Model confidence (mean pLDDT): 76 of 100. Bacterial RNase P class A from a Lachnospiraceae bacterium, 350 nucleotides, folded computationally. It is recorded under the gene name rnpB. NCBI's taxonomy places the organism under Bacteria, Bacillati, Bacillota, Clostridia, Lachnospiraceae.
[in-house]
RNA sequence: UGAGCAGCGCGGGUAAUCGCGGCUGCAAUGUCGAAAGACAGCAGGUGAGGAAAGUCCGGGCUUCGCAGGGCAGGAUGCCGGAUAACGUCCGGUGGAGGUGACUCCCAGGCCAGUGCAACAGAAAUAAACCGCCCGCCUACGGCGGGUAAGGGUGGAAAGGCGGGGUAAGAGCCCACCGCUUUGCCGGUAACGGCAAAGGCACAUGUAAACCCCAUCCGAAGCAAGACCGAACAGAGAGCUAUACGGCGGCCCGUCGUGCUUUCGGGUAGGUCGCUUAAGCCUGUUGGCAACAGCAGGAUUAGAUAGAUGAUUACCCAAGACAGAACCCGGCUUACAGCGCUGCUCAUUAU
Numbered sequence: 001u002g003a004g005c006a007g008c009g010c011g012g013g014u015a016a017u018c019g020c021g022g023c024u025g026c027a028a029u030g031u032c033g034a035a036a037g038a039c040a041g042c043a044g045g046u047g048a049g050g051a052a053a054g055u056c057c058g059g060g061c062u063u064c065g066c067a068g069g070g071c072a073g074g075a076u077g078c079c080g081g082a083u084a085a086c087g088u089c090c091g092g093u094g095g096a097g098g099u100g101a102c103u104c105c106c107a108g109g110c111c112a113g114u115g116c117a118a119c120a121g122a123a124a125u126a127a128a129c130c131g132c133c134c135g136c137c138u139a140c141g142g143c144g145g146g147u148a149a150g151g152g153u154g155g156a157a158a159g160g161c162g163g164g165g166u167a168a169g170a171g172c173c174c175a176c177c178g179c180u181u182u183g184c185c186g187g188u189a190a191c192g193g194c195a196a197a198g199g200c201a202c203a204u205g206u207a208a209a210c211c212c213c214a215u216c217c218g219a220a221g222c223a224a225g226a227c228c229g230a231a232c233a234g235a236g237a238g239c240u241a242u243a244c245g246g247c248g249g250c251c252c253g254u255c256g257u258g259c260u261u262u263c264g265g266g267u268a269g270g271u272c273g274c275u276u277a278a279g280c281c282u283g284u285u286g287g288c289a290a291c292a293g294c295a296g297g298a299u300u301a302g303a304u305a306g307a308u309g310a311u312u313a314c315c316c317a318a319g320a321c322a323g324a325a326c327c328c329g330g331c332u333u334a335c336a337g338c339g340c341u342g343c344u345c346a347u348u349a350u
Stems, first nucleotide, its partner, number of pairs: 001346010012315007020047002023044004029040004049321001053332002056330005061221004073217005078092005093107001094105004108212002113210002115206003129151002131147007159177002162174003178200001179198008225272004234263006243257005280297007316319001
């Protein structure tokens, strides 16, 4: 200098004016009200994100359920650790890719059972199409037998490769590699290393096919839920010293009115839940790390039909994706542009 790898940070700024939602204050302003207070008004201060998103996991919280166990259903799936918990994260093992920094992997079990494997090919779990070898015959050919070493098909054809052996061949025999089993050593473990034995039979692959095994999971969600709690219509009951009026006088009965009470309805509405949190920053201790302990510090969106906007001026690198609705830990997805740190490879110079 060029090409890369990994991890972070920022995500227009400043000022003024107007508007909107919370909060605080107002002795002195207006309206309502007996008051408390409410609504205006004035002043001050405050008001989206790194993903607020998708709602895909996990938890807190809430209500309901629950002696215990099982079935069904769902999720996860190498080992160890972290955590409130997780399908997340960290560190390893094994495998794959890259010269490298580094990156990626739903990585248990197909000798429990069942299913599936198109096309091609003679044959797909069962093998003789060509070829090779042997024998026979009616002999440029045919028939029978042996052979999986060679050819051909296929993703896959009974461990690979070399030698011996043989009629030709074949783990038939041998060396090396692979596989399986056993032993020893290292490691918490996954696993790794070394050595020996077995000639490798049952004979392929597929579990992001059913299934099997192990572990975990009660259900619904802040419109959860807790507290306070009307009014009108309409309906029922009562009016016990028997209310008032109508049904021509009286009683019963009935209708209407009035009063009380219940339902309407724990409805409408209000208050809380609601934002200080298993959270964040700095330092330090332990740990490879995720993370944990200790000390100090900072903190202001909380609406309920739902505010967070607009205009103007100046500056620059000319501004992407995108908008809170109970909270928190993750994952995933979207993102113009700018900046920082560490590392790798190549080339050149000293």

Rfam family: Bacterial RNase P class A. It is annotated as a ribozyme. From the family's description: Ribonuclease P (RNase P) is a ubiquitous endoribonuclease, found in archaea, bacteria and eukarya as well as chloroplasts and mitochondria. Gene Ontology terms of the family: tRNA processing, dimeric ribonuclease P complex and ribonuclease P activity. Of the family's consensus pairs, 94% are formed in the model.